[in-house]
Molecule: transfer RNA
Organism: Candidatus Nomurabacteria bacterium
RNA sequence: GCCGCAAUAGCUCAGUGGUAGAGCAACGGUUUUGUAAACCGUAGGUCCUCGGUUCAAGCCCGAGUUGCGGCUCCA
Numbered sequence: 001g002c003c004g005c006a007a008u009a010g011c012u013c014a015g016u017g018g019u020a021g022a023g024c025a026a027c028g029g030u031u032u033u034g035u036a037a038a039c040c041g042u043a044g045g046u047c048c049u050c051g052g053u054u055c056a057a058g059c060c061c062g063a064g065u066u067g068c069g070g071c072u073c074c075a
Base pairs, nucleotide, nucleotide: 001071002070003069004068005067006066007065010024011023012022013021018055026042027041028040029039030038048064049063050062051061052060
């Protein structure tokens, strides 16, 4: 320098253009003498950034950033 993959909740990850989700973690409750476990519930998001397409974008297109991996070359 070129190519590919990844970026979504605190963490690990789903999400096939039509209201953003799960598990774990956090918080509250039930239960218990108490704690844990179990069960019920609540909260938590600028979907990496900018632009474009579309009636509508996490999803499609372009550019960029960061991380990981691969390839190659020259001086």